[in-house]
Context: one part of a larger RNA
RNA sequence: GGAUGAACGCUGGCGGCGUGCCUAAUGCAUGCAAGUCGCACGGUCGUCUUCGGACGGCAGUGGCGGACGGCUGAGGAACACGUGGGUAUCUGCCGUGCCGUGGGGGAUAACGGGCCGAAAGGUCCGCUAAUCCCGCAUACGUUCCCGCUUCGGUGGGAGGAAAGCCUUCGGGCGCGGCGCGAGGAGCCUGCGGCCCAUCAGGUAGUUGGCGGGGUAAUAGCCCACCAAGCCGAUGACGGGUCCCUGGUCUGAGAGGACGACCAGGCAGACUGGGACUGAGACACGGCCCAGACUCCUACGGGAGGCAGCAGCAAGGAAUUUUCGGCAAUGGGCGCAAGCCUGACCGAGCAACGCCGCGUGGUGGACGACGGCCUUCGGGUUGUAAACACCUUUUGGGAGGGACGAUAAUGACGGUACCUCCUGAAUAAGCCCCGGCUAACUCCGUGCCAGCAGCCGCGGUAAGACGGAGGGGGCAAGCGUUGUCC
Numbered sequence: 001g002g003a004u005g006a007a008c009g010c011u012g013g014c015g016g017c018g019u020g021c022c023u024a025a026u027g028c029a030u031g032c033a034a035g036u037c038g039c040a041c042g043g044u045c046g047u048c049u050u051c052g053g054a055c056g057g058c059a060g061u062g063g064c065g066g067a068c069g070g071c072u073g074a075g076g077a078a079c080a081c082g083u084g085g086g087u088a089u090c091u092g093c094c095g096u097g098c099c100g101u102g103g104g105g106g107a108u109a110a111c112g113g114g115c116c117g118a119a120a121g122g123u124c125c126g127c128u129a130a131u132c133c134c135g136c137a138u139a140c141g142u143u144c145c146c147g148c149u150u151c152g153g154u155g156g157g158a159g160g161a162a163a164g165c166c167u168u169c170g171g172g173c174g175c176g177g178c179g180c181g182a183g184g185a186g187c188c189u190g191c192g193g194c195c196c197a198u199c200a201g202g203u204a205g206u207u208g209g210c211g212g213g214g215u216a217a218u219a220g221c222c223c224a225c226c227a228a229g230c231c232g233a234u235g236a237c238g239g240g241u242c243c244c245u246g247g248u249c250u251g252a253g254a255g256g257a258c259g260a261c262c263a264g265g266c267a268g269a270c271u272g273g274g275a276c277u278g279a280g281a282c283a284c285g286g287c288c289c290a291g292a293c294u295c296c297u298a299c300g301g302g303a304g305g306c307a308g309c310a311g312c313a314a315g316g317a318a319u320u321u322u323c324g325g326c327a328a329u330g331g332g333c334g335c336a337a338g339c340c341u342g343a344c345c346g347a348g349c350a351a352c353g354c355c356g357c358g359u360g361g362u363g364g365a366c367g368a369c370g371g372c373c374u375u376c377g378g379g380u381u382g383u384a385a386a387c388a389c390c391u392u393u394u395g396g397g398a399g400g401g402a403c404g405a406u407a408a409u410g411a412c413g414g415u416a417c418c419u420c421c422u423g424a425a426u427a428a429g430c431c432c433c434g435g436c437u438a439a440c441u442c443c444g445u446g447c448c449a450g451c452a453g454c455c456g457c458g459g460u461a462a463g464a465c466g467g468a469g470g471g472g473g474c475a476a477g478c479g480u481u482g483u484c485c
Base pairs, nucleotide, nucleotide: 001485002484003483004482006481007480008479009478010477013357014356015355016354017353018352019350020349021315026313027312028311030310031309032308035064036063037062040061041060043058044057045056046055047054048053071268072267073266081192082191083190084189085188086187087186089185090184091183094181095180096179097178098177099176100175101174102136104134105133106132111126112125113124114123115122116121143158144157145156146155147154148153164173165172166171194240195239196238201231202230203229206228207227208226209225211223212222213221243265244264245263246262247258248257249256250255270291271290272289273288274287293304294303295302296301321347323346324345325344329343330341331340332339333338360390361389362388363387370381371380372379373378395422396421397420398419399418400417404412429474430473431472432471433470434455435454436453440469441468442467443466444465450457451456
């Protein structure tokens, strides 16, 4: 000098765009943040009714979604990440191709009745529907077994499917089997990126094999048996520290430091453990167990998890509104209408940062007043002021008024922007002036009080302390402190 998620002191006019708990992964009141489908199903309630019906609400069964999106950085030195390869694998929804959708049966919520409990909730009996569940039939592919094989395939046998709803009757949306694709994911691997050798030896499922189990899939992933291997100064093992990257800051570069916002990946969801469901989880706003903590209780027993958005307490030098809207973009569900969406889009707060603008312009002395200095002549503040003329960014008032939305639909917003009127009005501070380093005098003080980044100033004329006048530098900021280059 540059930089900053900054903080502190003094000061503070406006706008645009960004950014805003770096500390306690501490604890949380309250509200909201994931639902949706009546075109899968039975029931129940309401409104209207031309008595045919039409429309709407509710809990439940069922389906899809809740594995995305959002937050955080604790842990982790690891195939976690980056990059380049590999394959023994899976893949809901979507696209594309082929084939199919025949015929039966059953249960159970809701509901009704009885009972238990303070509650949370539970239990028994009875009824019922389905795109819920289970057989039967069929099987182009596919799976398994056997034979042939030019290894492409081919023949035989066995096993395995399905669901309906709507309709303007044309069809539409679905359902089952098997390919391919797209996107996604799992697993393996070469290489790369921290510190300590005052960590030098480490290792028994350890290293490999055979056989099995297990998984979507390879594998000591797991198990039995067998062998005795495997890693290590090219740093094993141990300890410390840490999310990683694209990138960011600095620097001429090489390099050094960093990883906030944005984007990709990983990990976590009160702490520890576990599985269930599912295409996908070992699952932030799901379940079970244990623990700590908080709350309710009729003392028998129950409820909870903001590292979602706001907000509170605490910690701290320090970090915002318990705001508006689904109008846009995107997501879930739905044939659709639409519903949901603290994702998101906006507004609010904060000079926290960057950028832009303003606080007026021109004229104006034989140089006013005041201040300060003075060799008492004067010098300086200083064209500065007054005064005259002009302008209106900004401010105030009035009118018009968007783009963002291809038809309807705009939270922002009567905002941005445009026009007219008004009036120099509403708007300047901070640091420094011994050298480094740009800017000097007077007074006070008297090694005191104090200053200070380094050198150093102050003990009676201090350009270094304090005040004043003047000057220098930046400017809605200026200084200080922390940190990096």
Molecule: small-subunit ribosomal RNA, 5' domain
Organism: groundwater metagenome